[in-house]
Molecule: RNase P RNA; transfer RNA
Organism: Pseudomonadota bacterium
RNA sequence: CCAGACGGCCGGGCAGUCGCUGUUCUUGAUCAUAUCAGGGAUAGAGGAAAGUCCGGGCUCCAUGGAGACAGGACGGCGGAUAAUGUCCGCCCGGUGUGAACCGAGGGAAAGUGCCACAGAAAGCAAACCGCCCCAGACUUGAUCUGGGGUAAGGGUGAAAGGGUGGGGUAAGAGCCCACCGGGGCUUCGGUGACGCGGCCCGCAUGGUAAACCCCGCCAGGAGCAAGACCGAAUAGGGGGUGCGCAUGGGCCGUCUUCAGCUUGCGCCCCGGGUGUGUCGCACCAGGCGUGUAGCAAUAUGCGUCGCAGAGGAAUGACUGCUGAACCCGCAAGGGGGAACAGAACCCGGCUUACAGGCCGUCUGGACUC
RNA sequence: GCUCCCAUCGUCUAGUGGUCCAGGACACCGGCCUCUCACGUCGGUAACAGGGGUUCGAACCCCCUUGGGAGCGCCA
Numbered sequence: 001c002c003a004g005a006c007g008g009c010c011g012g013g014c015a016g017u018c019g020c021u022g023u024u025c026u027u028g029a030u031c032a033u034a035u036c037a038g039g040g041a042u043a044g045a046g047g048a049a050a051g052u053c054c055g056g057g058c059u060c061c062a063u064g065g066a067g068a069c070a071g072g073a074c075g076g077c078g079g080a081u082a083a084u085g086u087c088c089g090c091c092c093g094g095u096g097u098g099a100a101c102c103g104a105g106g107g108a109a110a111g112u113g114c115c116a117c118a119g120a121a122a123g124c125a126a127a128c129c130g131c132c133c134c135a136g137a138c139u140u141g142a143u144c145u146g147g148g149g150u151a152a153g154g155g156u157g158a159a160a161g162g163g164u165g166g167g168g169u170a171a172g173a174g175c176c177c178a179c180c181g182g183g184g185c186u187u188c189g190g191u192g193a194c195g196c197g198g199c200c201c202g203c204a205u206g207g208u209a210a211a212c213c214c215c216g217c218c219a220g221g222a223g224c225a226a227g228a229c230c231g232a233a234u235a236g237g238g239g240g241u242g243c244g245c246a247u248g249g250g251c252c253g254u255c256u257u258c259a260g261c262u263u264g265c266g267c268c269c270c271g272g273g274u275g276u277g278u279c280g281c282a283c284c285a286g287g288c289g290u291g292u293a294g295c296a297a298u299a300u301g302c303g304u305c306g307c308a309g310a311g312g313a314a315u316g317a318c319u320g321c322u323g324a325a326c327c328c329g330c331a332a333g334g335g336g337g338a339a340c341a342g343a344a345c346c347c348g349g350c351u352u353a354c355a356g357g358c359c360g361u362c363u364g365g366a367c368u369c
Numbered sequence: 370g371c372u373c374c375c376a377u378c379g380u381c382u383a384g385u386g387g388u389c390c391a392g393g394a395c396a397c398c399g400g401c402c403u404c405u406c407a408c409g410u411c412g413g414u415a416a417c418a419g420g421g422g423u424u425c426g427a428a429c430c431c432c433c434u435u436g437g438g439a440g441c442g443c444c445a
Base pairs, nucleotide, nucleotide: 001365002364003363004362005361006360007359008358009357010356012322013321014320015319016318017317018316020044021043022042023041024040025039026038027037028036029035046340050351051350053349054348055347056346057345058223059222060221061220063259064258065257066256067255068254069253072218074216075215076090077089078088079087080086091105092103093102094101095100106214107213111212112211113208114207115206128154129153130150131149132148133147134146135145136144137143138141162180163179164178165177166176167175181203182201183200184199185198186197188195189194227279228278229277237270238269239268240267241266242265243264248263249262250261251260272444273443274442286305287304288303289302290301291300292299293298326335327334328333370441371440372439373438374437375436376435379395380394381393382392387425397413398412399411400410401409418434419433420432421431422430
C1' cells in the first nucleotide's frame, strides 16, 4: 500500500427569530391554594422508539396446599443474570490459506409412521445384467436349459448393510491382514462437555424427531383498554340456553382432592346510559466517571447527575454560516443538501430496517529499509 | 395500545410432505357453429405474498419480513 475478519462509537453541526407540550417561578383578575390571562426560567424521541418474537417488574383473578392431564417453549458443558429461548468462556462438528465464522448441538439397539419416481431389491435386505461351479441337451458353441454359489464389477436412486490396498478363492466375501473409520472397557488430565493413550471386538443396529413420540428441564392465568378512587347518567332492563337447586353449584387452561370463602353460576342475543376527572405514570435491575475482583459476561465500592411524557394530538418552522454521499468539470471550481425511522406502563434481550463516517485489534499478500 | 387470525390464476376456491412444470368454476383470448350476436363446443393464457432454513424432496413443517382482517373501555 492492497484485500479482508472482528469489536466499539457517531447518525449533520453552530447561531438567531417565531411557535408547540410538560414542569416550575412570578404578575394581574378573584373570597380562594382551584380557574382564566400575561411574563420569565428550564426540559423535550431512538439505536432501533419498529416487529410484538422471548424474559421480567407491576396489577387483578378472595386465599393457600397436593396431584394428574392438555397445550407450549427449550436441549453439548460450565458460568452470568431479577429472569430468559439472552449473554460470556470452553468442548465437539463443519467452512476458510488465515484472522475468524456457522451449527434447533439430547435420544433412531423404547415404540410407531414415512422413504415418491426409478430400480431385481428401500429395511425381516435384495440375484436384473455380469462372474464362477455342477448336471443335461444338441446344431460341439463367445450355445441353450435346469440347479447352486457370489454383493468384487455394471446399472437405478438422495440413500444399496464400513472405506483403501494386499492376500486368499472355482468366482467372491472382514474370509484373513495393514492403515483409516466404528463399538465396548479403561489409565491419566480436566469442575465438566471432552481430550490423550492402552486393551478387546471383524463390525452386529441406513435416513428422518423444524413426523408422532421418549427423556431431561421451565412455566398458574390474564394483561395498564391490567387495576384503584371520585363524580355523572340510565332501564343495576329484557329474551334464550346449559348445569345445579344444598350429601349441590361457583371461586380465572381442564379435571380430581383438602382447607377456607360464597349462595346461584356460565354462555349467547337484543336494548339503555356515560364517553369526564384523579391515581397507576416517569427515581430506577437508572445514566456518567473512577477503583477493585474476574479471561469474559458481570459483580461490587466511591463520587456525581436528575434525564421526554399525553386529549392516543407536543418534540416544529423560517433565515444565515458550515456541511458528507452523489452529479458536472483535465483542473480551479460549480451544483447538491443527509439513511432507516418517530415514544404511549416500564425495563433486559432477540430479530428486522439503516445513506455515510470515525476509532481500535487482528489476518493474508506485495514492496521498501 | 393489547390479544388473535389470514394470504394459492383477474375473482371464488381444492390441495395438510412426492402421484403437482398446482386441479375446478366464473372471467379473458383464439378457433368451430351462425347472415351476425348470444347460447353451445374445442383449445389456450393465467397463481402458491417475499426471503432464509429442515428434508433426498416444501404450496404444505420451522423462523424472519410484508400486506390485509377481526376482537377488547366503564356503569357491569